[in-house]
Notes: Predicted 3D model of a 269-nucleotide RNA (Bacterial large signal recognition particle RNA) from an Actinomycetota bacterium. The source organism's lineage runs through Bacteria, Bacillati and Actinomycetota. A source record names the gene ffs.

RNA sequence: CCGUGCUAGGUGGGGGGCUCGGGGUCCCCUGUACCGGAAACCCUCGAUACGCCGGACCGAACGCUCGUCCGCGGCCGUCGUGCGACCGGGUCAGCCCUCGGUGGCCGGUGUUGAAGGUCGGGUCCCGCGCGACCCGGAGCCGUGAACCAGGUCAGGGCCGGAAGGCAGCAGCCUUAAGCGGUGUCCCGGGAGUGCCGCGGGAGUGCCGGGCCGGAGCCGGUUAUCGAGUAAGCGCCAGCUGCGCGUAGGUCCAGGACGAGCCCGCACGG
Numbered sequence: 001c002c003g004u005g006c007u008a009g010g011u012g013g014g015g016g017g018c019u020c021g022g023g024g025u026c027c028c029c030u031g032u033a034c035c036g037g038a039a040a041c042c043c044u045c046g047a048u049a050c051g052c053c054g055g056a057c058c059g060a061a062c063g064c065u066c067g068u069c070c071g072c073g074g075c076c077g078u079c080g081u082g083c084g085a086c087c088g089g090g091u092c093a094g095c096c097c098u099c100g101g102u103g104g105c106c107g108g109u110g111u112u113g114a115a116g117g118u119c120g121g122g123u124c125c126c127g128c129g130c131g132a133c134c135c136g137g138a139g140c141c142g143u144g145a146a147c148c149a150g151g152u153c154a155g156g157g158c159c160g161g162a163a164g165g166c167a168g169c170a171g172c173c174u175u176a177a178g179c180g181g182u183g184u185c186c187c188g189g190g191a192g193u194g195c196c197g198c199g200g201g202a203g204u205g206c207c208g209g210g211c212c213g214g215a216g217c218c219g220g221u222u223a224u225c226g227a228g229u230a231a232g233c234g235c236c237a238g239c240u241g242c243g244c245g246u247a248g249g250u251c252c253a254g255g256a257c258g259a260g261c262c263c264g265c266a267c268g269g
Stems, first nucleotide, its partner, number of pairs: 001269006009058003012030005020046005034055004063261008073251004079245006086238001088236002094233002097228013116212004121207003124201006130194002133190005139182005149174004157166003
């Protein structure tokens, strides 16, 4: 130095989080780096802690240390800024809301007469009346009694010597109660009754009218000014969370350069 078989070892690292602490399961970064199993009221360990159980491959291969520089990403944190939650404030009123003044514009209305004034009405309330409607009644019409309603009573019956007299069914006529119709006019009553009449009242909101008067009146919108309200937004102050940028601190995957270190055991050649 080579071959064979082994062993140590290797088959990723880092940040956060968790923990008294290490590692893992979890999240993230790097980027390629065996397989399977359990792990959050968790698993395995104790500064000799850089995981546990089972398997596979490689195997002295893999690599290790130090220095300088670059550097993904995380954590702490200063300042700024934006957004959000919560709490408080109450005057400047910035928005919003209400009212008013003035100006512009638009629309409507007005010499077929605006504002304003005045007079008398309607709408509203009370009383009386009238009408319409409904109910009942009177009135009128029709019907209406085997006998116990009336009249007339054929036939027949009774009394009588006779003359004559008496009661009376059916029929006909009439009528009572009852039933039906009508109910314009008359009487009484009723009410979700009225483009009605009379009288009285209330009232100025609305509607229309007469007279005086003689040019405005009403609404919308906008600008501006003034007054007011509320604490919804804005504003101010506080506190807190998140995002972004950032002074600083800290850990660091990975990369470049330089230097150093490790490179074992057995057998055979």